Molecule: small-subunit ribosomal RNA
Organism: uncultured Ruminococcus sp.
């Protein structure tokens, strides 16, 4: 710091997804020890039990208890009869202790938790001149003297129980009056200062009113009153402090003022009046949703996000409300009252609140002991000792976190064994183990032993840390991952199955992706998985984005608020900028020392807190104030062009229509019809005449307008613009949220109008259908007035304004300068186009009319559906519109460009493609292959072209893979090793045969004598064997496209790039064949040439061929003729075309002329194209069988369809004679086989000759000449069936061929279709060969005889090249869009039904303040005394919690049926878009129709 993901590939938008950090966590799966944090995020649920708040006897009266002293009654003793000891009980006094009650002080700290609060709660920074403040700390001043009660007790009594009730005693630092006072409070006067201001402070003089308490160890503690102080608290304001506008108006104590009351104080804080304010688009009021900070996480930052522990501050204490006391509370371990639960009860009445430390139940994924101590720190109290303290300090639990430490060093190759793997060699695990030699951190086991303690004692932690000593490698590694992102790969199983998956994706027989196992990488007492945050996201963009086509510019102009604004001066100082002062709490962060052996942690210092006030300056710039100016802007004047609006009125051309006439059988229409009009006279054609709506020509990428639009001519009424001028005004602009207003087309209301076009709708046609497309009618509507609607692809898909940045060339309307001049030409403004540079753009484009460069306001986007939907709100008569979502789903949607494929798109070429022609197929018969169909089998493979007389050049057995039956199990066939034996001929029984028995003959070969080979037997093992399966796991072979001309690289060049250039362009060519041009130059594969054959010819050769032969021999190398080197052709000449080429055309020579004819050769690739049954071959499967052997059968079935031949239908023909002609290429020993002889004949019989230019097959046939039939189912055709032969061969039943006499079927030239040929070719006519024991009508080869046609490229079919379009890439056999119908998700409405929080109303109305009142009571004071003041209890009233009652609003859950979304497996119907997508498509609106869509009206180009 990126990465993966849309594409065939590419760029750009663009979302999703990962690597990273981090927690109060959980779970998984493992766990050795330490040290410092941390540990109920959920049910502010309910809570047994124990402990958290007391203390003071130096406030007080008493009471217990324990000693003491003193008296007094009795008792006993001794005796100096009163003395003196001893017990025992009482009583006084004293001390010491204890402590229920009055009294002081504290329970308002300290601990808990975040339900509630959107708020002066909390943060900062200010102020209180509007305030209080117990203990503490200073100062100043007292403290005299009365008084009456009370609880405790003791009695009397209620209650079951909390618990009381009456009598009587009694004490205080309890409580009450009197005296005394001011620096205190009030009142009034004067007088000084200060302050924005209300007013405050100071000082003087008078009135008036208000205090106390004592205790005691005699050290001092306490009381009162005032001043100040410090702490603590309260009140107000300025600023910030979350999400909705589908929450826009909100408020009656509500704003404000006068008066009182009220408070420690201000204040509507409460009441009476008066007044109508107050707040709100800077966002009131409502609704949700939260305790706020300092911090904490993340990030480069700015920022998001989050407030667990630690610190502050706020709120709450079982819910609601309420006072009391008190310096302080409306009180967590206090009071009343009301609810709700619980528990006690004798049923009449009590009791209680763990959101305080343990600790239960419950929720929950999930969070701990019902521990030790007050040793330390801090609290209360108290003179002090002291007491209390789940504040704290400790310790247990838990890897929950964050740090450290260890689980052993070092040597050690035979690279042990064991695993894994394998190409069997290896190779990994691996120096790893084993073993030597050492350490001892943790451990364990012993010994010594702390800091924390100050200041005399006092240590819960703890016999802890820490130190030594010994023992001993002993006890201590595991978790996730291994396809890309990401470090890290093999085998095995498994077979779209199990299962994995953060995203892409993986799995269908070879899975580096799944389970295991070996290795391997990463981490480490952890490791992974979920959750959740911030980071990568510049993916909410201040720092840092966009809006022509990717999402995005409001139709369109006016113009309030808001923002922003020309030039010069002057001032001020609000914004800025500097300086300084105060704050900005501590901890935390950071950086520097230090202390715990290190770290983590913890001290110390320093920075930092980026802020907020306050005050001093400066004065550019922006604001404010004020003078001025004229160029922004606007006025005037002076011309000017325009389809700019509005209204009236008028025109001429055509449609229709009526009426009249002239005329006759058709007329319309269409791709072709019909449907309709017409003999009642139509269409044509003249005259006349009604109407109604629209203006041809001019008309122009001209021109006007803000859009929207706007087109005959005149008239009137206005609006705006441009140009010139510089009188005039002085900044008057610029843009604009909301407002208002204008706004095609279709609709909508009311009336009128209606020629013509024309949704709906109606007939013809099309079609599988046609709810379209064409056609014939046709009503809304379209037209005018008037009011509504408010929407378009309202598009330049480009918001307004303003400066500024090369040119060029057109057009419209002004001005200006030169001219003789309307022309032409220079120059200027203002509009309107094309082309271009520089610069933008993902490209495309776009460029002075920017999509450049800059400013200013406004408007709008933030992945795809879902959706412009839904609920809601406002508009609207309706239709609808405008504002606008969520659930779910998906990983993509998209833009621009590329190569390509494709088009019922262009354009140019070629091909027996088609068009001229010739035979033929499709009809019949029979042959063959195929499909079906049947069988026990009917072996299997080929499947449009480019399967079907294919594989198969030859199925009676064999072949043979199939089927029935019969048999074999190391096997029919290979290889090892051991064992025996030659191997073999032959002959018999049984059987169908394979086989089994038996019998007979016969004894290999080589040797180094150990042996060894070859061949057969039996066993038993490793193996063997499969035509068994996958051609979609392969090799190779073929096939087609296509013998079509066409694929491709190097290198340079252009584009981010994918690519593109060359390869395209002009000509030519059978050719990407050559010329020429050209950002390209070249170069490879194909083409063409080389090979083979034909045609001609020369030279040498030549027996078995040839010859001047009747016939043989002898010659010959002339001829035929054969083999082999060789010539020969190349546009080479020549002439016209052409661009001076390339070439094309004519011609001459020539045996051939333009590639001479044929033939072998098949570029890159395409078809998952054939083939696993030619072979070979991975995998799987079979192994007494899916292998082997046999004997019969089958692959020859037959209702039937199709392909591919043959023979034919006759007279260009059949037949028969004739006795004669001419091939050329073959082929032969298990072999062709002459002659000769037998048989009508197939053939026998015999064998000459021949291993082949020699002999045999072997006769060529059509042809030709004569002569027959004479147009018929025939003397055509010849299939069928019968007898009778023949021939191969163990064997012709099933199921060969052949020949002879008989028999004579369809069949008279084939429908719709369709095939192959362009010169020795089609047709025709024979003849060979391969396979083969025997069988061609197939196949491959010869040759003979020998044609017609071609204008020409519109079509059809296939190719090629270029170019356009594309939503297609598995590439049109493509993609795709909607209705039904099933299934599941979520969601609108839906009679309704439960529920929840709020506010308002209205009834009831506890406690309790406050206020009344005087029924009942009544110590302190006053009175002689009656009585009074004054309090208590009662009763009234305001307010007032809970609680009822009604009703409307807001929110949530469910609801029969109902809308329409999403998502599914190959469902149904159609084809709407994507290429002219086959009627161009899209957009608004209406209207129809199963659907997708059709049609109309505008309007776009996309």
């Nucleotide at each position: 710091a990126g990465a993966g993901u849309u594409u065939g590939a590419u760029c750009c938008u663009g979302g999703c997804u990962c690597a990273g950090g981090a927690u109060g966590a959980a779970c998984g799966c493992u766990g050795g020890c330490g040290g410092c944090a941390c540990g109920c995020u959920u049910a502010a649920c309910a809570c047994a039990u124990g402990c958290a708040a007391g203390u003071c006897g130096a406030a007080c009266g008493g009471a217990g208890c324990a000693a003491a002293a003193u008296c007094a009654c009795c008792g006993c003793a001794g005796c100096u009869u009163g003395c003196u000891g001893c017990a025992c009980c009482g009583a006084u006094u004293u001390u010491g202790u204890u402590u229920a009650g009055u009294g002081g002080c504290g329970g308002a700290c300290g601990g808990g938790u975040g339900a509630g609060u959107a708020a002066c709660a909390c943060g900062u920074g200010a102020g209180c001149a509007a305030u209080c403040u117990g203990c503490c700390u200073u100062u100043c001043a007292g403290a005299g003297g009365g008084g009456g009660a009370u609880a405790c007790c003791a009695g009397u009594u209620g209650g079951a129980a909390a618990c009381g009730a009456c009598u009587g005693u009694u004490a205080a630092u309890a409580c009450c009056g009197c005296a005394u006072a001011a620096c205190a409070u009030u009142a009034u006067u004067c007088a000084g200062c200060c302050g924005c201001a209300u007013g405050a402070c100071u000082g003087a003089a008078u009135g008036a009113u208000c205090a106390a308490a004592g205790a005691a160890u005699u050290a001092u503690c306490g009381c009162u009153g005032a001043a100040a102080g410090a702490u603590g608290a309260g009140c107000u304001c300025g600023c910030g402090u979350c999400u909705g506008a589908u929450u826009a108006g909100c408020u009656a104590g509500u704003u404000g003022g006068u008066a009182a009351g009220g408070u420690a104080a201000c204040g509507g804080c409460u009441u009476a009046c008066c007044a109508a304010g107050g707040c709100g688009a800077c966002g009131a009021u409502c609704a949700g949703u939260a305790g706020c900070c300092g911090g904490a996480c993340u990030g480069a930052g700015a920022g998001g996000u989050u407030g667990a522990a630690c610190g502050g501050c706020c709120a709450c204490a079982u819910u609601g409300g309420g006072a009391c006391u008190g310096a302080g509370a409306c009180a967590c371990g206090g009071c009343c009252c009301a609810g709700a639960c619980u528990c006690c009860u004798a049923c009449g009445g009590g009791a209680g609140g763990c959101a305080g430390c343990a600790g239960u139940g419950g929720g929950g994924a999930a969070u701990a002991u019902u521990g030790g101590g007050c040793a330390a720190u801090g609290g209360g109290c108290g003179c002090a000792a002291g007491c209390c303290u789940g504040a704290c300090c400790c310790a247990g639990c838990g890897a929950u976190g964050c740090c450290g430490c260890g689980u052993g060093a070092g040597g050690g190759a035979a690279g042990a064994a064991g695993g894994u793997u394998u190409u069997c060699g290896g190779a990994u695990u691996g120096u790893a183990a084993a073993c030597c030699u050492c350490u001892g951190u943790u451990g364990u086991c012993a010994g010594g032993g702390a800091c924390g303690a100050a200041g005399g004692a006092u240590g819960a932690c703890g016999g802890u840390a820490c130190c030594u000593g010994a023992c001993g490698a002993g006890a201590a590694a595991g978790c996730u991952c291994c396809g890309g992102c990401u470090a890290a790969c093999u085998a095995c199983g498994u077979g779209c199955c199990a299962g994995c998956a953060g995203c892409c994706g993986c799995g269908g027989u070879a899975a580096u992706a799944c389970g295991u196992a070996g290795g391997g990488a990463g981490u480490a007492a952890g490791c992974g998985u979920u959750a959740u945050c911030c980071g990568g996201a510049a993916u909410u963009a201040c720092u840092g984005g966009g809006u022509g086509u990717a999402a995005a510019g409001g139709g369109a102009g006016u113009g309030u608020a808001g923002g922003c604004g020309g030039g010069a001066c002057u001032u001020u100082a609000a914004g800025u900028c500097a300086g300084a002062u105060g704050u900005g709490a501590a901890a935390a962060u950071c950086a520097g020392u230090g202390g715990c052996u290190c770290a983590a942690c913890c001290a110390c210092u320093g920075a930092c807190c980026u802020g907020c006030a306050u005050u001093u300056g400066a004065a550019a710039c922006u604001g404010a104030a004020g003078u001025u100016c004229u160029u922004g802007a606007g006025u005037g004047a002076a011309g000017u062009a325009g389809a700019g609006g509005u209204a009236a009125g008028c025109g001429g051309a055509a449609u229709u229509c009526c009426u009249a006439g002239u005329g006759u059988a058709g007329c319309g229409g269409u791709g072709a019809a019909a449907u309709g009009c017409g003999u009642a006279g139509a269409u044509a054609u003249u005259a006349g005449g009604a109407g109604g709506a629209a203006c041809a020509u001019c008309a122009g990428u001209g021109g006007c307008g803000a859009a929207g639009g706007c087109g005959g001519c005149u008239u009137a009424c206005u609006g705006g613009g441009c140009u010139u001028u510089a009188a005039c005004u002085g900044a008057c602009g610029c843009u604009g949220a909301g407002g208002c207003u204008c706004g095609a087309a279709a609709g909508c209301g009311u009336g009128g109008g209606g020629a013509g076009c024309a949704a709906a709708c109606a007939g013809g046609a099309u079609u599988a259908g046609a709810u379209a497309c064409c056609c014939u009618g046709g009503u809304a509507g379209u037209c005018c007035a008037c009011g509504c609607c408010g929407u378009a692809a309202a598009c330049g898909a480009u918001g307004a304004u303003u400066a500024c940045u090369a040119g060029g060339u057109g057009u419209g309307g002004g001005g200006g300068g030169a001219c003789u001049g309307a022309c032409c030409c220079c120059u200027u403004c203002c509009g309107u186009g094309c082309c271009g540079c520089a610069g933008u753009u993902a490209a495309c484009a776009c460029a002075a009319u920017a999509a450049g460069u800059a400013a200013u306001c406004c408007a709008c986007c933030u992945g795809g559906g879902g959706a412009g939907u839904a609920c809601g709100a406002c508009c609207g008569c309706a239709a609808g519109g405008u504002u606008g979502a969520a659930a779910c789903u998906c990983a993509a949607a998209g833009g621009a460009a590329u190569u390509g494929a494709c088009g019922g798109g262009g354009g140019c070429c070629c091909g027996c493609a088609c068009a001229a022609g010739c035979a033929g197929u499709g009809g019949a018969g029979u042959a063959u292959g195929u499909g079906g169909u049947u069988u026990a089998a009917u072996u299997c493979g080929a499947a449009g072209c480019a399967a079907c007389g294919c594989g198969a050049a030859g199925a009676a057995c064999c072949u043979u893979a199939c089927c029935a039956g019969g048999u074999c199990u190391u096997g029919a066939c290979a290889u090892c090793g051991a064992g025996u034996g030659a191997c073999g001929g032959g002959a018999g029984u049984a059987g169908a045969g394979a086989u089994a028995c038996u019998c007979c003959u016969u004894u290999c070969c080589c040797u180094u004598c150990g042996g060894g080979g070859a061949c057969a037997c039996g066993a038993a093992g490793a193996c063997a064997g499969g035509u068994g399966g996958u051609g979609c796991a392969u090799g190779g072979u073929u096939g087609u496209c296509g013998u079509c001309a066409g694929c491709u690289c190097g290198u340079g060049u252009c584009g981010u790039g994918a690519g593109a250039u060359g390869u395209u362009g002009g000509g030519u060519u059978a050719a990407g064949u050559c010329c020429c041009g050209c950002a390209a130059c070249g170069a490879g594969c194909g083409c063409a040439a080389c090979c083979c054959u034909u045609a001609u010819u020369g030279c040498c050769a030549g027996u078995u061929a040839c010859u001047a032969c009747g016939c043989a021999a002898g010659a010959g190398g002339a001829c035929u003729c054969u083999g082999g080197c060789g010539a020969g052709a190349c546009u080479g000449c020549c002439g016209u075309u052409g661009a001076c080429a390339a070439a094309a055309c004519g011609g001459a020579g020539g045996a051939a002329g333009g590639u001479g004819g044929g033939g072998a050769u098949g570029a890159c690739g395409u078809c998952a194209a054939a083939u696993c049954a030619u072979c070979a071959u991975g995998c799987c499967c079979u192994u007494u069988a899916u292998g082997a052997c046999c004997u019969g059968g089958g692959c020859u079935a037959c209702a039937c369809a199709c392909g591919u031949a043959c023979u034919a239908c006759a007279a260009u023909g059949g037949c028969g004679u004739u006795u004669a002609a001419c091939a050329a290429a073959g082929a032969g020993a298990a072999g062709c086989a002459a002659g000769a002889c037998c048989g009508c004949g197939a053939g026998g019989u015999g064998g000459a000759g021949c291993a082949a230019a020699a002999c045999u097959c072997a006769a060529a046939a059509a042809c030709a000449a004569c002569g027959u039939c004479u147009c018929a189912g025939u003397u055509c055709a010849g299939a069928u069936u019968g007898c009778a032969g023949g021939c191969u061969g163990c064997a012709a039943c099933u199921c060969g061929c052949c020949u002879g006499c008989a028999u004579g079927a369809a069949g008279u030239c084939g429908g719709a279709a369709u095939u192959g040929c362009u010169a020795g070719u089609a047709a025709u006519c024979g003849c060979g060969g391969a396979u083969c024991a025997g069988c061609a009508u197939g196949c491959c080869g010869c040759g003979g005889u020998g044609a017609a046609u071609a204008c020409g490229u519109u079509c059809c079919c296939g190719g090629g090249c270029c170019u356009u379009g594309u939503a297609c890439a598995c590439a049109c056999c493509g993609c795709c869009c909607g209705u039904c119908a099933c299934a599941c998700c979520a969601u609108g409405a839906g009679a309704g039904c439960c529920g929840g929080g709020g506010g308002g109303a209205c009834c009831c109305g506890a406690a309790g303040u406050c206020g009344g009142u005087a029924g009942u009571c009544u110590a302190a004071c006053c009175g002689c005394a009656a009585g009074g003041a004054g309090g208590a209890c009662g009763c009234c009233g305001c307010c007032g919690a809970a609680g009822g009652u009604a009703a409307a609003a807001c929110u949530g859950g469910u609801g029969a049926u109902u809308g329409g979304g999403g998502u599914g497996a190959a469902g149904u119907c159609g084809u709407a878009a994507c290429a002219a997508g086959g009627u161009a498509g899209c957009c608004g609106u209406a209207u129809c129709g199963g659907a997708a869509g059709g049609u109309g009206c505008g309007g776009c180009u996309g």